């Protein structure tokens, strides 16, 4: 240089004939239990907003196909393993 995976919340890691993004788990936050803790069980946890809803915004970056993209097309930036 060429080929091929990858990249998603605070962290793992799902989701593909293009249809509710974060399910699940850790890990924080609150409570119950307890004399106190641990374990263990309920509840919530992307960001902005809003009293609370609504309603933006978020899948590496940038753009382009669509009613509608993690998903398909381009460039592009990092990692990973092959082959010159």
């Nucleotide at each position: 240089g060429c080929u091929g995976g990858g990249a998603u919340g605070g962290c793992g890691g799902a989701a593909u004939u293009g249809g509710c993004a974060g399910a699940c788990g850790c890990g924080c936050a609150g409570g119950a239990c307890u004399c106190a803790g641990a374990a263990u069980c309920c509840u919530g946890u992307g960001g902005g907003g809003u009293a609370a809803c609504a309603c933006c915004c978020g899948u590496g970056g940038a753009g382009g196909u669509u009613c509608a993209a993690c998903u398909c097309c381009u460039c592009u930036u990092c990692c990973c393993a092959g082959c010159a």
Model confidence (mean pLDDT): 80 of 100.
A computed fold for an 84-nucleotide RNA from a Deltaproteobacteria bacterium, annotated as transfer RNA.
It matches the Rfam family "tRNA". Gene Ontology term of the family: triplet codon-amino acid adaptor activity. It is annotated as a transfer RNA.